This is a predicted structure of an 83-nucleotide RNA (c-di-GMP-I riboswitch aptamer) from a Deltaproteobacteria bacterium. The model forms 95% of the base pairs in the Rfam consensus. The sequence was found by an Rfam model in a public genome assembly.

[in-house]
RNA sequence: CGCCGGAAAAGGUAAACCACCUAAAGGUGGGACACAAAGCCCUGGCCUGCUCCCAGUAACGGGACGGCUGCAAGGCUGCCCAG
Numbered sequence: 001c002g003c004c005g006g007a008a009a010a011g012g013u014a015a016a017c018c019a020c021c022u023a024a025a026g027g028u029g030g031g032a033c034a035c036a037a038a039g040c041c042c043u044g045g046c047c048u049g050c051u052c053c054c055a056g057u058a059a060c061g062g063g064a065c066g067g068c069u070g071c072a073a074g075g076c077u078g079c080c081c082a083g
Stems, first nucleotide, its partner, number of pairs: 004083001005081002012035002017030005033070001039076003043072002045068003052063003
């Protein structure tokens, strides 16, 4: 230095649940079940319809540009060191 691997330590993320807000499988704060890609990108899938668009007299209905990677596949990058 590389590979396997995940024991320890540092740093990171943060499920359930609680409070408040919210259109949302969303946000903020608390919290600590887990995670070595629970980092980023993209495709598919799923959620929603506040705003906006379409249709409609209206009620109703349809639509992602919004949200989710702790949903799946793929691509790019990447921390530590006992053995």